Predicted 3D model of a 73-nucleotide RNA (transfer RNA) from a Patescibacteria group bacterium.

[in-house]
RNA sequence: GGGCCCAUAGCUCAGUUGGUAGAGCGUACGCAUGGCAUGCGCAAGGUCGCCGGUUCGAACCCGGCUGGGUCCA
Numbered sequence: 001g002g003g004c005c006c007a008u009a010g011c012u013c014a015g016u017u018g019g020u021a022g023a024g025c026g027u028a029c030g031c032a033u034g035g036c037a038u039g040c041g042c043a044a045g046g047u048c049g050c051c052g053g054u055u056c057g058a059a060c061c062c063g064g065c066u067g068g069g070u071c072c073a
Base pairs, nucleotide, nucleotide: 001072002071003070004069005068006067007066010025011024012023013022019056027043029041030040031039032038049065050064051063052062053061
């Protein structure tokens, strides 16, 4: 320098042809217990890496950039 893959909640990850973003764990609160562990319920938490484009509408399609991984030189 070139090819490919990845970037979504604090962490690990879903998101099935574009239609207002979810799970598990964790966190806060509540219930059950004399208390702990544990179980159950509920809530908070994300401008989907950044900048543009297409579209009535983009996490999803297109281009560029940044970061990480991998292969080639």
Its Rfam family is "tRNA". The sequence is in RNAcentral, with records from ENA.